RNAcentral holds the sequence, with entries from SILVA. Small-subunit ribosomal RNA from a Candidatus Zipacnadia bacterium, 1524 nucleotides, folded computationally. Rfam family: Bacterial small subunit ribosomal RNA. The organism belongs to Candidatus Zipacnadia, within Bacteria. The prediction has a mean pLDDT of 83.

RNA sequence: AGAGUUUGAUCCUGGCUCAGGACGAACGCUGGCGGCGCGCCUAAUGAAUGCGAGUCGAACGAGAAACAGACAGUUGAUCUCUUCGGAGUGAUUCAGUCUGUGGGCAGUGGCGUACGGGUGAGUAACACGUGGGUAACCUACCUCCGAGACGGGGACAACGCAGGGAAACUUGUGCUAAUCCCCGAUGGUCUAGCGACACAGACGUGUCAGCUAGUAAAGGCUUCGGCCGCUUGGAGAUGGGCCCGCGGCUCAUUAGCUAGUUGGUGAGGUAAUGGCUCACCAAGGCGACGAUGGGUAGCCGGUCUGAGAGGAUGGUCGGCCACACUGGGACUGAGACAUGGUCCAGACUCCUACGGGAGUUAGCAUCAGGGAAUCUUGCUCAAUGGGCGAAAGCCUGAAGCAGCGACGCCGCGUGUGUGAUGAAGGCCUUCGGGUCGUAAAGCACUGUCAGGAGGGAAGAAUGCCACGCCUUUGGCGUGGAGUGACAGUACCUCCAGAGGAAGCCCCGGCUAACUACGUGCCAGCAGCCGCGGUAAAACGUAGGGGGCCAGCGUUGUCCGGAAUUACUGGGCGUAAAGCGCGCGUAGGCGGUUUGGUAAGCGGAGGGUGCAAUCCCGAGGCUCAACCUCGGAACUGCUCUCCGAACUGCCAGACUUGAGUACGGGAGAGGAUAGUGGAAUUCCUGGUGUAGCGGUGGAAUGCGUAAAUAUCAGGAGGAACGCCGGUGGCGAAGGCUGCUAUCUGGAACGUAACUGACGCUAAGGCGCGAAAGCUAGGGGAGCGAACGGGAUUAGAUACCCCGGUAGUCCUAGCCGUAAACGAUGGACACUAGGUGUUGGAGGCUCGACCCCUUCAGUGCUGUUCUGCUAACGCGUUAAGUGUCCCGCCUGGGGAGUACGGUCGCAAGGCUAAAACUCAAAGGAAUUGACGGGGGCCCGCACAAGCGGUGGAGCAUGUUGGUCAAUAGGAUGAUACGCCAAGAACCUUACCAGGGCUUGACAUGUUUCUGACAGCCUGGGAAACCAGGUCUUCCACUUCGGUGGACAGAAUCACAGGUGGUGCAUGGUUGUCGACAGCUCGUGUCGUGAGAUGUUGGGUUAAGUCCCGCAACGAGCGCAACCCUCGCCGAAUGUUGCCAGCGGGUAAUGCCGGGGACUCUUUCGGGACUGCCUGAGCAAUCAGGAGGAAGGAGAGGACGACGUCAAAUCUGCAUGCCCCUUAUGUCCUGGGCUGCAAACGUGCUACAAUGGCCGGUACAGAGGGAAGCGAGACCGCGAGGUGGAGCUAAUCCCUAAAGCCGGCCCCAGUUCGGAUUGGAUGUCUGCAACUCGACUCCAUGAAGUUGGAAUCGCUAGUAACCGUGGAUCAGCAAUGCCGCGGUGAAUACGUUCCCGGGCCUUGUACACACCGCCCGUCAAAUCACGAAAGCCGGCAGCACUCGAAGUCCGUCUUCAGACGGCCGAAGGUGAGGCCAGUGAUUGGGAUUAAGUCGUAACAAGGUAGCCGUAGGAGAACCUGCGGCUG
Repeated sequence: AGAGUUUGAUCCUGGCUCAGGACGAACGCUGGCGGCGCGCCUAAUGAAUGCGAGUCGAACGAGAAACAGACAGUUGAUCUCUUCGGAGUGAUUCAGUCUGUGGGCAGUGGCGUACGGGUGAGUAACACGUGGGUAACCUACCUCCGAGACGGGGACAACGCAGGGAAACUUGUGCUAAUCCCCGAUGGUCUAGCGACACAGACGUGUCAGCUAGUAAAGGCUUCGGCCGCUUGGAGAUGGGCCCGCGGCUCAUUAGCUAGUUGGUGAGGUAAUGGCUCACCAAGGCGACGAUGGGUAGCCGGUCUGAGAGGAUGGUCGGCCACACUGGGACUGAGACAUGGUCCAGACUCCUACGGGAGUUAGCAUCAGGGAAUCUUGCUCAAUGGGCGAAAGCCUGAAGCAGCGACGCCGCGUGUGUGAUGAAGGCCUUCGGGUCGUAAAGCACUGUCAGGAGGGAAGAAUGCCACGCCUUUGGCGUGGAGUGACAGUACCUCCAGAGGAAGCCCCGGCUAACUACGUGCCAGCAGCCGCGGUAAAACGUAGGGGGCCAGCGUUGUCCGGAAUUACUGGGCGUAAAGCGCGCGUAGGCGGUUUGGUAAGCGGAGGGUGCAAUCCCGAGGCUCAACCUCGGAACUGCUCUCCGAACUGCCAGACUUGAGUACGGGAGAGGAUAGUGGAAUUCCUGGUGUAGCGGUGGAAUGCGUAAAUAUCAGGAGGAACGCCGGUGGCGAAGGCUGCUAUCUGGAACGUAACUGACGCUAAGGCGCGAAAGCUAGGGGAGCGAACGGGAUUAGAUACCCCGGUAGUCCUAGCCGUAAACGAUGGACACUAGGUGUUGGAGGCUCGACCCCUUCAGUGCUGUUCUGCUAACGCGUUAAGUGUCCCGCCUGGGGAGUACGGUCGCAAGGCUAAAACUCAAAGGAAUUGACGGGGGCCCGCACAAGCGGUGGAGCAUGUUGGUCAAUAGGAUGAUACGCCAAGAACCUUACCAGGGCUUGACAUGUUUCUGACAGCCUGGGAAACCAGGUCUUCCACUUCGGUGGACAGAAUCACAGGUGGUGCAUGGUUGUCGACAGCUCGUGUCGUGAGAUGUUGGGUUAAGUCCCGCAACGAGCGCAACCCUCGCCGAAUGUUGCCAGCGGGUAAUGCCGGGGACUCUUUCGGGACUGCCUGAGCAAUCAGGAGGAAGGAGAGGACGACGUCAAAUCUGCAUGCCCCUUAUGUCCUGGGCUGCAAACGUGCUACAAUGGCCGGUACAGAGGGAAGCGAGACCGCGAGGUGGAGCUAAUCCCUAAAGCCGGCCCCAGUUCGGAUUGGAUGUCUGCAACUCGACUCCAUGAAGUUGGAAUCGCUAGUAACCGUGGAUCAGCAAUGCCGCGGUGAAUACGUUCCCGGGCCUUGUACACACCGCCCGUCAAAUCACGAAAGCCGGCAGCACUCGAAGUCCGUCUUCAGACGGCCGAAGGUGAGGCCAGUGAUUGGGAUUAAGUCGUAACAAGGUAGCCGUAGGAGAACCUGCGGCUG
């Protein structure tokens, strides 16, 4: 960076598709390891269970167990005393009280719970981003600076007692503490009011010294040093509230919205501004710069893509917002209208004793469901952070980690080296080989990852204890004991051993990579183009190859490519696209000049643009991904200063843009009124008589009731001949007799006036052909519809005869056209030439002519530039520029549906989607074609002659029949063709009987033997079975070996007229008795291509000449070849015989001869060479001479190519198929079979004839298994016989003709079919199916042939016979040759057919046997309408009214009641948006349905546009318009 795809090819336009990158992905196949990330995009669906917000006893009351102590009791050992009653002592036991410590539970109180975590439903908004404002505000905890904390009082939990309830919970009563609550005091720089000053200026703010009024507090711990709190004030920090500028989706088929709405005054409310709320007043406010409404959507930093500008996107991370089952509300508080608070209503789930309660995972896990799809009911507070606390500490699903998932990015591995008998095997093969492939094996090594064993972190700092220092209940330093979820993890070492570790997609082009087999428009593939119908690199498999790699493909989505919405960076004559035209509003743009200003613009600087990300540079994990640090960047917004060229703005000036004035001219410009003649028709009258009219030809029609024709008169309507003109006027539509009136505009000239007043123009307004509509007139002609007549297969048409609306007028609608120059308007600039209209000037005495100039209107411009895809445009631009408007973005669906709007209607304007296709298109090129044109040719027509088509027969074909009637050929270009010979054979077909290495070829191995021949049996034969006879050559060690031949067996193979002529070679037909088909170089064109090859002549001819951007050349044409025609030379037998001689009945018969004919060769001859005329020439016409004259006649010879033409059955051949048969042999049958049709022929229908008799003349061929003479026999076919002949020697050989006779126009003396007979012939193994010929008899159709059609232009047609090939014979009347007799006609190219050249049109290119339109019928799909049905959304009116704030009243001070507002609900009328709906409408699509033929060529009626009517359908017709 491009590529594929419209065409036969080309250029362009234009869509579709691909290659790239990306992803929170999913699916398929596969899967070794690690690191770092990421992981419900769907149901903001529903949730079992656990956890996720607590903490403080250094605020407070109470205070169980336990411990310690104290107190007063009690039990009471021991000891002492004793009066022996007892007393004392008191170890010890027990319970109690108090004090202290005190884990845990609940409570009062404080702080927190408004953070952190989740989600994106709502939201189009000051929600977000960015920059500002707040002199209109708040801010707990924290920091700093001040000032304080005095004295009293009270209650409620807990708790006790008594109740209610299933539970949740709750009631009554009694007691009590505080950092709980209240009162009083004091109080400043606090608050409110008053005063002064300063600043600001719309409200205001600050300061100052005062006055008046008001408002505070709480303690706890203590080592007694203080610390933590508390109150009040100021400041800071942090976090917020509110306001504003700017910015970022879509629909105008949403155009008007708004009643607290907009503003004011006052009040209320709030931390604070404000209609935030209320009362009153005013009537405003928003909107095309898009209000209102609908749809969609969290926004951003960023992310992906892109060269960029842009486009798309908003997951993870970060900022902001919103939400917490749905809706509403407030309370508490510094902060909420509060996710794990509360109240109410609703929904759902659960519990219930039916009375009532509880809950809501969009926290972390987890479950169900949905879905293509997204994880563990894990560990720990070790670190980081948060809450509370003085602290220890407690809490923390925040967080740190681990688990699962190739979901992504990054890294590593699955070994390395060597190794050629290029192993085996696979695949392919031209059978030689090639390839997988150094790949493997083998040999030698290494040791990452995984595995085993051992060691083993960093992350740890705080805090606590001890000591020391200092600025001392604190900080710092040192030391000590400890603190790790991850984790025995990372990492390190050792061990062993190539061991455990590769797949996926693709291979027709795009796009890197090819073969075989299978399949046979099947199965399938496919991103686009497209593959597959028997040789598939496109399907499937295999081998091989290419790509990527623990992944690879597919699907989906986004950007790119796409300059395919074009700001960068597109267009609008014909491809999609200029509004039908004008006036003009908003808007956009705007002449010259001076001064000012500074909004745009330029420069400099300040602030901000969070962090992360991207980029650059460093650094840390072994590298990388990843992470850390620094820089740059963040293109933006804002503020300040400076500048003044340009744009804007303000002020002034100017005249060239624009306009005004004046002057004389031009014009179908418009409106109204009047008027004129010609013509058509009608009426009246006259003349006149049988037709008129109409057409391709007719008919309908009119006419003896007098038409048409003609004359005169009259009526009425419409249109205006000549002039008349690529002439004029108008904005366009459009405008044409003449006159008058009214009126618009333009051009020219003058340069007096204004002084930028201009250009364009969304909406808007007006005009706007024809048709059509409404009402009223009018109505001659024309004439949709309609009627009739024709045409036709039909003819709802074209043609004809009629004819109504309409066409005309008035008034009003409609608002469309191919409303076109398919070209919007304005201005400026950029060679000429030549017409024409209007004006002016010059020249002239004047008029012309001529010159100059302005405005219009045409042509040309191949060498004016330029533009364009080309065509073309070209001062009237489609050139070069500026400004403004409109419009386009693939084709169809569709200018349609729905909606809106306009209209009386018809309908107009605006204007989609689903679905479907890979094209649709423009210009040009080459062909082909045309019921286009021009020129030319041909037995093409015409002019002629003879035929075919009718008959009979022959032959071929179709059809049908059959066991088989083998196969092929099928318009011309098959059909007397393959077939120059089907009784068997041929033969390929059918039936039956046989053979299986085979009927035929080559080779291998083994055995036997010569082979052949002969005989016997069976048999239809083939064949089968048996027998007999015979024993080759060479060598030899005499055993045998080798070879040839034959047989048997075996293996390779043979064989196939089996398929495919659409796999082929070769050959052939046809166009074509044509004159064309190409190339090289050059030139032109973007290119396909053109030129040459066209043009003017000429020719049979692209034959030749001239001209020419062409010059040459090739294949064709012609010529060279053969035959015939004339002459010469040579030759002289088998041919010939003039002269000489001989001979015969006769004959070149003989001697001889070369003169002639002839044979065979070689030459000559004809070339427009000569003459006349025409012409530049080529050449043509005529003539002479000549045997022949303009190619002398005939043949062979067939360009590039076309028809997938014919042939696999002539031959050859690829592939496929058969192999005891699709091969091969045999017998018999069939190819000959017959209702019918066609082609080609023969014979005829007769007198130009038939028959009989006589008689004359060829050429070319053939002949040895042959031709066969004379002679004889037979009526004859033929037979007997055999001379001659290997053939210029012999043989086979004419007929029509001529002479004479008969027949006398008839189904015949024509014609010969058919049939019968033969003890007829011939060939042949054999004539039944199925031969030819002969004789006798029989004697059919047919009396010249419908429509139609064939051949032939001179030795031709016609007529006549003759030979040959094939062949035993012959169905041959066929085919190929030969001669004999021997015509007619051609004016001519209008027409039919075919062809050539040029040109034109084309929607054709398989090329007119083309293409193609519409209805109907069938199937499928999407959509519209529809009686309705159903659902959703938002609003309105009314009703009802929870909780709750607020207000009012009452009050026992707890509250109660009333009121406003108010969610949900209900009722009602409408709106909007979906879904569905019997039926219905068109649309799209679909190899081979029906009807026609509308369009493309003059498409057979030119087409198309608008409109109206009609019709099965395409369509037809009327009116007007366009040329495409």